Background: This is a predicted structure of a 350-nucleotide RNA (Bacterial RNase P class A) from an uncultured Gammaproteobacteria bacterium. The sequence was found by an Rfam model in a public genome assembly. It matches the Rfam family "Bacterial RNase P class A". It is annotated as a ribozyme.
[in-house]
């Protein structure tokens, strides 16, 4: 200088006026309201994919199903997420991807082409033999397929083949290292058992349900309406049998006592839940890190037909993607430009 990888921070914004919107607080009035003051939509608020606070069902246990997840250690309230490492596979490299247990438990699948796709073979070729065309041998070479059943080499053979050997794979053993996944050198074994499990299935391990339109409370107002079905049995009682119901399906267990279902009517109004959170910054340790603990500071929208806008100036990288609805912790998807830190390659010069 170029070309790359891998993080970080920002977010039509700041500022002053001036007019108007919500809430919180403090004054005055006090039905309504006035003034003064904080403070007012994001990094994805967005998908509704996942994990939870919290609320009912509820006093709620145990098994199958199903459901998720799948390499090893740690983090986390908890997870399908986050950090490290291990393995395979891309890449000169920084790095980056991975639905990452098991195929010797058992089923399936590999269309076609090909001679043959798992009790896996002989179309072509080699080589032996004779009756020339037919029998035997053979899987090195050629062909067909995504794959043809351990690779390269050397020897050996009529040709040939792990037949045999040397590497390198593959299976086994134990030793060393490492928490471990998993790694290396040694031994041994000529080593039939290939691919697929984001196919079914085996296995580890986690695991009730429904949701803020949960769910509590006031308050008004109707027709304690009409109709069918199931049970109401034994026993002085306790109980015990039967029926029915209990927030996914099934049994068990347990609770409850009536319970289903169909017509019909009446209200839909307010308060709360509704924001102080597993909360945010800052420091200081302790860790390779997510991230833990101390120790200070700070208080950051609560709307309910749905609140942050209009105008003026000055400075400015000034554009995208786009707007809270109980809360948080992720993941995913979109997308503008600034401005930063590390590191890897190549080239020149010193």
């Nucleotide at each position: 200088a170029g070309a790359g990888u891998u993080g970080g921070u920002c977010g039509a914004g700041a500022c002053a006026g001036u007019c108007g919107c919500u809430a919180g607080c403090g004054u005055g009035g006090u039905u309504u309201c006035a003034c003064g003051u904080u403070a007012g939509a994001g990094g994805a608020a967005a998908g509704u994919c996942c994990g939870g606070g919290c609320u009912c069902c509820a006093c709620a246990g145990g098994g199958c199903a199903g459901a998720g997840u799948g390499c090893c250690a740690g983090g986390u309230a908890a997870c399908g997420c986050c950090u490290g490492g291990g393995a395979a596979g891309c890449g000169u490299g920084a790095g980056c991807u991975u639905a990452u247990g098991g195929a010797a438990a058992g089923u399936g699948c590999a269309a076609c082409a090909g001679a043959a796709a798992g009790u896996a073979u002989a179309c072509c070729g080699c080589c032996c033999g004779c009756u020339u065309g037919c029998g035997g041998g053979u899987a090195a070479g050629g062909g067909u397929g995504a794959a043809a059943g351990g690779g390269u080499g050397c020897g050996g053979u009529a040709a040939g083949a792990g037949c045999g050997c040397a590497c390198c794979g593959c299976g086994c053993g134990g030793u060393u290292g490492g928490u471990a996944a998993c790694a290396a050198a040694c031994g041994u074994g000529g080593c039939a058992a290939g691919g697929u499990a984001a196919a079914c299935c085996c296995c580890g391990c986690u695991u009730g349900g429904a949701g803020c339109a949960a769910g509590a409370c006031c308050a008004a107002a109707u027709a304690g309406g009409a109709g069918a079905g199931c049970a109401g049995g034994c026993g002085a009682a306790a109980g015990c049998a039967a029926c029915a119901u209990g927030u996914g399906g099934c049994c068990c267990a347990c609770a409850u006592g009536g319970c289903u279902c169909u017509c019909g009517g009446g209200u839909a109004g307010g308060u709360c839940g509704c924001u102080a959170a597993a909360g945010g910054c800052g420091u200081a340790u302790g860790g390779u890190g997510a991230c833990a603990u101390g120790c200070g500071c700070c208080g950051u929208a609560g709307a309910u037909g749905a609140a942050u806008g209009g105008c003026u100036g000055u400075c400015c990288a000034c554009g995208a993607c786009a707007a809270a609805a109980c809360c948080c912790g992720g993941c995913u998807u979109a997308c503008u430009g600034a401005c930063u830190a590390a590191c890897u390659c190549u080239c020149a010069c010193u």